Annotation:
Small-subunit ribosomal RNA from Eutreptiella eupharyngea, 1496 nucleotides, folded computationally. Model confidence (mean pLDDT): 83 of 100. Lineage of the source: Eukaryota > Euglenida > Spirocuta > Euglenophyceae > Eutreptiella. It matches the Rfam family "Bacterial small subunit ribosomal RNA".

[in-house]
């Protein structure tokens, strides 16, 4: 110095994880719109929709210095003369209808059409160009008309007609000529003046230039193949015509071409570009304003004029529409500027001025200019400014929140001081003007100065996460929010409001659209084993790609220079507006295209060479490779014959079926068809599908060896072609077995299935079709490279060996393990899913759907190709932890089994459901509710019902007033209460009063067994006294997680031992605690002993203190020499001695708001409180838990014996008396090792009963009593007498229990006046049986496996049917639009023909001719008509499937071995999922075996 300034992510699939993949958000932009709000200025911008229709005004005129004429005015002259009128002339000034010239082809608008040489870019040759510049030359002589005008005349009008007059820079002729035509002779073609004083302007011809325009070509320029063939003037040639010019532009003839898979034709959409916007870029989207080009001007067609048009504000015709009309006929075209209606979410003033810039005309003055310059409207956009600044704590008031202490709004306000951008008023006041004077719409604008006064000026959105910002109230799955995830069902930071906060700010949000993020179409920069994705396989065309080497060329490539890429924009350096936006000046480029020169490595091309890729020939070799023919035996079935007799067959069990007409079984003979046991193997061959008895014939390919030949001949492969399991189809055969459909039998709720008995197509052959499979290695083909180890098959070589064989080695094929690497992981790993290159195919969220439609193929079935609307926020892959399995393994438990006794049957008790009722209060509901809360409802309890009462309350605190409190009493009442009369005067005191209590009053409040156990605390149940549940550090894994905790043993135990990438630890287990069993010791009254009421403290029993004892400690065996187990000894007790207490992390939104506490909600003369009575005790019935029984192992009568735990002063109550008894009376003792309850019962002895509804059983009922208590009717217990029901051991089913247990027997206690207690909690007495064992049922623990489950199998989930809604296909048809073809008709018009009519200039022989016009006619042709097509849109009775919906119906197909493994293709079949046959796959669990591998 040059280049370079540039890249962020998040939410959402899951219980969690990683990945794939979609959806959504944060950014920027806009001609925007909408909502709320709104102070100022500058600069821009402003119908994106109906190329819809337009009222009104304006937007293109100008030139009298081209021309005649007319009008007006002034001056002057003249005439008529009514002397102020008319007429005429001259001069000047002004105006203008007409002729003529130039301009109306520019400027301005719009984007309908157009997929095209339209546009962009770069080139080209066969052209024209008014005005302008330049050069050369010229401008001579003649002529005839015509408008205006006048007269007459038609018409409503628009507009004309006839006759007559007239001019020109209008028109015509001649001359001249450097031009043009022509090869040359030759032919042919021009002109205009105006003003004036010089001079200027104009005119004609020719050359050149400039500008503008026309034409041609290369390249580029959207989508669709469900558009594959298109084209007849089409492609080319020759001749004629035509054009400014090339050209099928046109015409005649000739040839048959031309375009197309590198996408023709057709269809859809669209003006193109500079640019704009976004993006790091590459790209994507877009084409407003400004600028270039194109196209259009109501729709369609046509020409005229002209330098230029096929003409926005010109003409003709047709059509639609609008207007005028006298109905005869006429007029019009805002996609110019304003403006109107309409459409729409939506887009401005019927403004000023030609002052500037530019344009037209003119000699000029000037005129015209809705171009333009300006102003107005609009926050539409960008930029700038302001709405005040400083101080200021009492942290004011108010608001909001609050744990009531306070916090926050908040220095914010008030207040004090200051400033004046802005605002108002007043005064000055531009530049823009270039020109001698003059000339400013904007505009008294910008701007300057002064005065006044904080004065005139803040909103919008948001606050669950993404995403910055939090609380209260209201609401209660309602109202609503929402961009995605999602909020809302009574404590919502998510709805609505408020306070507070956050963000941006004259704006802020929302909506719409584009890019980004999105590497989510991937060139930069993706993928295809399992997530979407490799064609079923091969051959091969186009195409793409291609070995070594030599020379040349220079297309690609590289390099230097040149031209261009308009301006504006963008970038950059500066400048001007106070700044910025804005604007001015300069500069520079990347890249594109074209040209010129150079280089020659690579690619390419041309010409040679080579052998390693490829191929050919040669020698071997293995093989279920293919096709055809022939042959073979075993088995099955059938037929015949023999033997033989009652069954056979089949299943989980059966039945249908076969069989006495002789089956099955067995022997012999025969027939038929199909398939080929063993060998047989992760063995072989083939492209795949696939291929298996033996032999023969024919045919293809591979491999190995040696190295003769060719010399890149190669790889891949769109279209195309060939092959292609099974099923299926057509025709003809064949048919033994098997076997869709079908029939029958079972199973079942059903069973269109699984199982069984039959059985048709089919399976087989021949010929043809079909063309699909989980056609799979879910892995396209080719080439090269990249560790090893170990098997198998084929061939060769070396060495050893007599040989079999073994060792080493090379190539090819085929398996396994595994390094690096790769992968989301699983896994792959020289046979790659590694590292690279080449080619092909395919994918881009799930569903709709491999569906519809169109097309192709097929006999059909169907195959191939293959959408959209709509809908969801997921669908999916791999792996993880759990849970689950009608998966597996191991283990435990009164889980089963072995036993004993029950329940379920009866009567009664009790609880529950249901029913009833005024009420039958409430709760508990599988185990884990139901003799549960309730350890005791006659009143009370009590919460329920009826009635009666009372309202600061039955209860608490505070205030005021009065009174002590209290006791007694009257009336009424069911009581509560109301009422009434007496009595009483306390305690402390600083004398003011105070404390307790009662009454009254007002208000704060009380009160609630009202709701929510799904708001909670606490407590409890349950799995389960099951053996588990976790952590730290380390390690492994991307991660969730794993390891530890798994494994081998063992245990009651995650108990212990060993091993181990783990090492340790915690909560649980065990132990420590209590009771009990033995002993010692200490202490002993009320116990004990002795005697009979005193003694003893000795012993024993007992009581209650302290100790001892038990630890696998000892021995033997087993075991790994471990842990431990088995046996034994000793011991009161032996392997946790027995029992209890003790309940890990957690599960069940388990239970309880009615034990208590408590948030929130609700009631407040009532949902609170008091009272009486009733109810909780009802009763057709159902269930649970119990008691008593059914009897002789018994009942009853009499006699006799032995406990322990407990309780007692409002109590237990002895003794005695009375009573049959319950009990009554009477009084001792006891505050308890003392007295009492208290009698224990089963048991023992003796008598009776003798198998019965009984001397069993006791329900029920009657009578008479007792007790408690205010009270015993609803509704208590007990006694006596009488009564004497069911019941004879209990169906299906089901419960408890493993030793002092079950069973059985009585005793005590709490609650309690009494008791419905047969309950519950304890106590002792008597006292068994059985455990082979773990297959099964139930529950649990560990490991492993599958999973589509995670609310976790009470899971998930499929299809029909029914209902509602939505979009869509078919559909007899119906209605539009577009397109092309054929035919008919054919306006205007160009052009050709004709010579019917007319005709001034020129020629002429005066007749006519040339030429022109009109008419007629031919070709072409717009609109229109007819007919049949194609494409497309809308609609349509009916109909098909699809999607979505609340808790509908039927089944249960799938996920576990999903209960018949599932799935793919195909065929049949069934309400539906589905089932079955045939072939295939593993993306099947479990068990066993084989092979291979790893380690040793």
């Nucleotide at each position: 110095a040059u280049c370079a300034u540039g890249g962020a992510g998040a939410g959402u699939u899951u219980g969690a994880u990683c990945c794939u993949g979609g959806c959504u958000c944060a950014g920027g932009a806009u001609g925007a719109a909408c909502g709320c709000u709104g102070g100022c200025g500058g600069u821009a911008u402003g119908c994106u929709u109906a190329a819809c229709a337009c009222a009104u005004g304006c937007a293109a005129g100008u030139c009298g210095a081209a021309c005649g004429a007319u009008u007006u005015c002034u001056a002057u002259c003249g005439a008529g003369c009514u002397u102020g009128c008319u007429c005429g002339g001259u001069a000047g000034a002004a105006a203008u209808a007409g002729u003529g010239g130039c301009g109306g082809a520019c400027g301005g608008g719009u984007g309908a059409g157009u997929a095209a040489c339209g546009c962009g870019u770069a080139a080209g040759a066969a052209u024209c160009u008014a005005c302008c510049c330049u050069u050369a030359g010229g401008c001579g002589g003649g002529g005839g008309a015509u408008a205006a005008c006048a007269a007459c005349u038609g018409g409503a009008a628009a507009c004309g007609g006839u006759u007559g007059c007239u001019a020109a820079u209008a028109c015509c002729c001649c001359a001249u000529a450097a031009g043009c035509u022509g090869a040359u002779g030759a032919g042919u073609a021009a002109a205009a003046g105006a003003a004036u004083u010089u001079u200027u302007c104009a005119c004609c011809u020719a050359g050149g230039g400039a500008u503008g325009a026309g034409c041609u070509u290369g390249c580029g320029u959207c989508u669709g193949a469900u558009u594959a063939g298109c084209u007849u003037g089409u492609u080319g040639g020759u001749g004629g015509g035509g054009u400014a010019a090339u050209g099928g532009c046109u015409u005649a003839c000739c040839a048959a071409g031309g375009c197309a898979a590198c996408g023709a034709u057709c269809a859809g959409u669209a003006g193109c570009u500079g640019g704009u916007u976004u993006g790091a870029g590459a790209g994507g989207a877009u084409g407003a304003u400004c600028a270039g080009c194109c196209a259009c001007a109501c729709u369609g067609g046509g020409a005229c004029u002209g330098a230029g048009a096929u003409a926005c504000g010109g003409c003709c015709c047709a059509g639609a529409c609008u207007c005028c009309u006298a109905c005869g006929g006429g007029a019009g075209g805002c996609a110019g500027c304003a403006g109107u209606g309409g459409g729409g979410a939506a887009u401005u003033u019927u403004c000023c001025g030609c002052a500037a810039u530019g344009g037209g005309c003119g000699a000029a003055a000037g005129c015209c200019u809705g171009a333009c310059g300006g102003a107005g409207c609009a926050a539409u956009a960008c930029c700038g400014c302001g709405u005040g600044g400083a101080g200021g704590a009492u942290g004011a008031a108010g608001g909001c929140c609050u744990u009531u202490g306070g916090g926050u709004u908040g220095u914010a306000a008030u207040c004090u001081c200051c400033u004046u951008u802005u605002c108002u008023c007043a005064a000055g006041g531009a530049a823009g003007a270039a020109a001698c004077u003059a000339u400013g719409a904007c505009g008294g604008u910008a701007u300057u100065u002064g005065a006044g006064g904080a004065a005139u000026a803040a909103g919008c959105a948001c606050c669950g996460g993404c995403u910055a910002a939090c609380u209260c109230c209201g609401u209660g799955c309602c109202a609503g929010c929402a961009g995605c995830c999602g909020c809302g069902g009574u404590a919502a930071u998510a709805c609505g409001g408020a306070g507070g906060g956050u963000g941006c700010a004259a704006g802020c949000g929302u909506u719409a659209u584009c890019c980004g993020g999105a590497a989510u179409u991937a060139u930069u920069g993706g993928g295809c084993g399992u997530a979407a994705a490799g064609c079923g396989u091969c051959u091969g065309u186009a195409g793409g790609u291609g070995g070594c080497u030599u020379a040349g060329u220079a297309a690609g490539u590289c390099u230097a220079c040149u031209g261009u890429u308009a301006a504006a924009u963008a970038c950059u350096a500066g400048g001007g507006c106070u700044u910025a936006a804005c604007u001015c000046u300069g500069g520079a480029a990347c890249g594109g295209c074209a040209g010129u020169g150079g280089a020659a490595a690579c690619u390419a091309c041309u010409a040679g060479g080579c052998u390693u890729g490829a191929g050919u020939a040669c020698g071997g070799u293995a093989g279920a490779a293919g096709u055809a023919a022939a042959g073979g035996g075993a088995a099955u079935u059938c037929c015949c014959a023999g033997u033989g007799u009652a069954g056979c067959g089949g299943u989980g069990a059966a039945a249908u079926g076969c069989g006495u007409a002789g089956a099955u079984a067995u022997u012999g003979g025969g027939a038929a068809g199909a398939a080929c046991a063993c060998c047989a193997a992760c063995g072989g061959c083939g492209a795949a599908a696939g291929c298996a008895c033996u032999u023969u014939a024919c045919u293809a390919g591979g491999c190995c060896g040696a190295c003769a030949c060719u010399g890149a001949c190669a790889c891949u492969a769109a279209g195309a072609g060939a092959c292609g399991a099974a099923a299926g189809c057509u025709a003809g055969g064949g048919u033994a077995g098997c076997g869709a459909a079908c029939g029958g039998g079972a199973u079942u709720a059903g069973a269109u299935a699984c199982c069984c008995c039959g059985g048709u197509a089919g399976u087989c052959c021949u010929a043809g079709c079909c063309g699909u499979a989980a056609a799979c290695g879910a892995u396209g083909g080719a080439u090269a490279c990249u560790a090893a180890g170990u098997g198998g098959u084929g061939u060769g070589c070396g060495a050893a060996u007599u040989a079999a064989u073994c060792c080493g080695u090379a190539c090819a094929c085929u398996g396994c393990u595994g390094u690096a690497g790769c992968u989301a992981a699983c896994g792959c790993g020289u046979u790659a899913a590694g590292u690279a290159u080449c080619c092909c195919g395919c994918c881009u969220g799930g569903g709709g759907a491999g569906u519809a439609u169109g097309c192709u193929c097929g006999c059909a079935a169907g195959a191939g190709u293959g959408a959209a609307a709509c809908u969801c926020a997921a669908a999916g892959g791999a792996a993880u932890u759990g849970a689950c399995g009608g998966g597996g393994g191991c283990c435990c438990g009164c889980a089963c089994a072995a036993g004993c006794g029950g329940u379920g049957g009866a009567g009664c008790a009790u609880g529950u459901g249901g029913u009833u009722u005024a009420a039958u209060u409430c709760g508990a509901u599988g185990c884990a509710a139901c003799g549960c809360g309730a350890a005791g409802a006659a009143c009370c309890u009590u919460a329920c019902c009826a009635g009666g009462g009372a309202u600061u309350g039955a209860c608490a605190u505070g205030c005021u007033a009065g009174g002590a409190a209290g006791u007694u009493u009257u009336u009424u009442g069911a009581a509560a209460g109301a009422u009434u009369a007496a009595u009483g005067u306390g305690c402390c005191u600083u004398c003011g009063g105070g404390a307790a209590c009662c009454u009254a009053g007002a208000c704060a409040c009380a009160g609630g067994u009202g709701g929510u156990g799904c708001a909670u605390g606490g407590c409890u149940g349950u799995c389960g006294u099951c053996a588990g549940c976790u952590c730290g550090u380390g390690u492994c894994g991307u991660g969730a997680g794993a390891u530890g905790u798994u494994g081998g043993g063992u245990u009651a135990a995650g108990u212990c031992c060993c091993g181990c990438a783990a090492c340790g630890a915690g909560c649980g287990c065990a132990a420590c605690c209590c009771u009990u069993a033995u002993c010692u010791u200490u202490a002993g009254u009320u116990a004990c002993g002795u005697u009979u009421u005193a003694c003893g403290a000795a012993a024993c029993u007992c009581u209650a203190g302290a100790g001892a004892g038990a630890c696998u400690g000892c021995c033997g065996g087993u075991g790994a020499u471990a842990a431990a187990c088995c046996g034994g000894a000793g011991g009161a007790a032996g392997g946790u001695g027995a029992g209890g207490a003790u309940g890990a992390c957690g599960u069940c939104a388990a239970g309880u708001c009615a034990g208590c506490a408590u948030g929130c909600c609700c009631c407040u003369u009532a949902c609170a409180c008091c009272c009486u009575g009733g109810g909780c005790u009802a009763c057709a019935c159902a269930c649970g838990u119990g008691c008593u029984a059914c009897a002789a192992u018994g009942g009853u009568c009499g006699g006799g014996a032995c406990a322990a735990u407990g309780a007692g002063u409002u109590g237990c109550g002895a003794u005695c008396u009375c009573g049959c008894g319950a009990g009554a009376g009477u009084c001792a003792g006891c505050u308890a090792a003392c007295c009492u309850c208290a009698a224990a019962a089963a048991c023992c002895c003796g008598g009776c009963c003798u198998c019965a509804g009984u001397u069993c059983g006791g329900a029920u009922u009657g009578u008479a009593g007792g007790c408690u208590g205010c009270a015993a009717c609803u509704c208590g217990c007990c006694u006596a007498c009488a009564u004497g029901a069911a019941g004879g051991u209990g169906g299906a089913a089901u419960c408890g229990c493993u030793a002092g247990u079950a069973a059985u027997c009585g005793c005590c206690g709490g609650u309690c006046a009494g008791c419905c207690a047969u309950a519950c909690g304890g106590c002792g007495g008597u006292g068994a049986a059985u455990c082979c064992g773990u297959u099964c049922c139930c529950g649990g623990g560990c490991c492993u496996u599958g999973u589509a489950c995670a609310c976790a199998c009470c899971g998930c989930c499929c299809g029909u049917c029914a209902c509602a809604c939505c979009a869509u296909g078919g559909g007899a048809g119906c209605u539009g639009g577009c397109c092309a073809c054929g035919c008919c008709c054919g306006a205007a018009g160009u052009u050709g023909u004709u010579a019917c009519c007319u005709u001034a200039a020129c020629c002429u022989u005066u007749u006519g001719g040339a030429g022109a016009g009109g008419g007629a006619u031919g070709c072409c042709u717009a609109a229109g008509g007819c007919a049949g097509g194609g494409c497309u849109a809308g609609u349509g009775a009916c109909u098909g499937g699809g999607g979505u919906g609340a808790a509908g119906u039927c089944g249960u197909a799938a996920c576990a071995a999903g209960g018949u493994a599932g799935c793919c293709g195909u065929a049949c079949u069934g309400g539906a999922a589905g089932g079955u046959g045939c072939g295939g796959c593993u993306g099947g669990a479990u068990c066993a075996c084989c092979u291979c591998c790893u380690u040793u």